[in-house]
Context: one part of a larger RNA
RNA sequence: CUGGGCGUAAAGCGCGCGUAGGCGGGUUUUUAAGUUGUGGGUGAAAUUCCGAGGCUCAACCUCGUAACUGCCUGCAAAACUGGGAGCCUUGAGGUAUGGAGAGGGAAGUGGAAUUCCUGGUGUAGCGGUGAAAUGCGUAGAUAUCAGGAGGAACACCCGUGGCGAAGGCGGCUUCCUGGCCAUAUCCUGACGCUGAGGUGCGAAAGCUAGGGUAGCGAACGGGAUUAGAUACCCCGGUAGUCCUAGCCGUAAACGAUGGAUACUAGGUGUUAGAGGUAUCGACCCCUCUAGUGCCGCAGCUAACGCAAUAAGCACUCCGCCUGGGGAGUACGGCCGCAAGGCUAAAACUC
Numbered sequence: 001c002u003g004g005g006c007g008u009a010a011a012g013c014g015c016g017c018g019u020a021g022g023c024g025g026g027u028u029u030u031u032a033a034g035u036u037g038u039g040g041g042u043g044a045a046a047u048u049c050c051g052a053g054g055c056u057c058a059a060c061c062u063c064g065u066a067a068c069u070g071c072c073u074g075c076a077a078a079a080c081u082g083g084g085a086g087c088c089u090u091g092a093g094g095u096a097u098g099g100a101g102a103g104g105g106a107a108g109u110g111g112a113a114u115u116c117c118u119g120g121u122g123u124a125g126c127g128g129u130g131a132a133a134u135g136c137g138u139a140g141a142u143a144u145c146a147g148g149a150g151g152a153a154c155a156c157c158c159g160u161g162g163c164g165a166a167g168g169c170g171g172c173u174u175c176c177u178g179g180c181c182a183u184a185u186c187c188u189g190a191c192g193c194u195g196a197g198g199u200g201c202g203a204a205a206g207c208u209a210g211g212g213u214a215g216c217g218a219a220c221g222g223g224a225u226u227a228g229a230u231a232c233c234c235c236g237g238u239a240g241u242c243c244u245a246g247c248c249g250u251a252a253a254c255g256a257u258g259g260a261u262a263c264u265a266g267g268u269g270u271u272a273g274a275g276g277u278a279u280c281g282a283c284c285c286c287u288c289u290a291g292u293g294c295c296g297c298a299g300c301u302a303a304c305g306c307a308a309u310a311a312g313c314a315c316u317c318c319g320c321c322u323g324g325g326g327a328g329u330a331c332g333g334c335c336g337c338a339a340g341g342c343u344a345a346a347a348c349u350c
Stems, first nucleotide, its partner, number of pairs: 003322004007304002012318001014201004021194003025088007033081002035077008048066001050064005091191001092188003095184005103177007110154001115149007125136002162169002206247006215241002220236004258317002261314001263312001266295011299306002323350003332343004
């Protein structure tokens, strides 16, 4: 390479958008590039296969056939793929009417709590732990009441509930804004799927500049513990955590499971909606659609398990794997302010 694979053994890019490319619904007609058939030309010799022959055999040599699986070309076929022309509606998109939602951005605003400040009451302790101590307190703490300041986060509701492509999103109000679902089956008429490169988004930590800082809290200081204790526990506490603008581009970025489509027993929850039944009406009940869970058949799996949200059965496009260590490292290149990221070996060794 041909293969075989990718939930847990090596292996699904963190997630979108999208270029080239690959793949692509039903039907009519045409074409003949692919395809198929049948001729012609060529496919040097040697080599090779088969059958003979010659060296005493063999290797070797000679002869004859085959083969050289290919290319070019004539004619024919038109099912399939492709190309041209036309039509269709089920894929896709649109329209109309409804619907749910912590989806995103901005501005404003609310209450509880912690801390601090001021004042009142009040007096000797408070705090902390396994036990203590450091620490705070007669310059009046802790406790309690009133007032004020400021920052951060939003208890209950909260739910294998919802939304988002993923990261992620939770007080309330307003403005701007993306997506999704159902019904109608009205419009367009294959306009689709995937996606190498590319481009955008991307938790936390970290970085640059400016602000902010209540609580928490790497580093650091102190107290304990201990043989020691550069820890676990305690008292403090800087960066950070927050905001604005810009970088970084990683993660057990996980469902450790790429996207799309079709097909394949059931049962039972739950969310959103539609239709029906029933009713004075609402519930209840039945059916369907879209999501989200659990159980389970066939089937699959090394087993565990998966099982219409597949890891079943197929098709299509992309990514990735190929023994362990060396190593996600060196070197080079690209990116970054840096930290570092991306790409990515070999010697050697088992």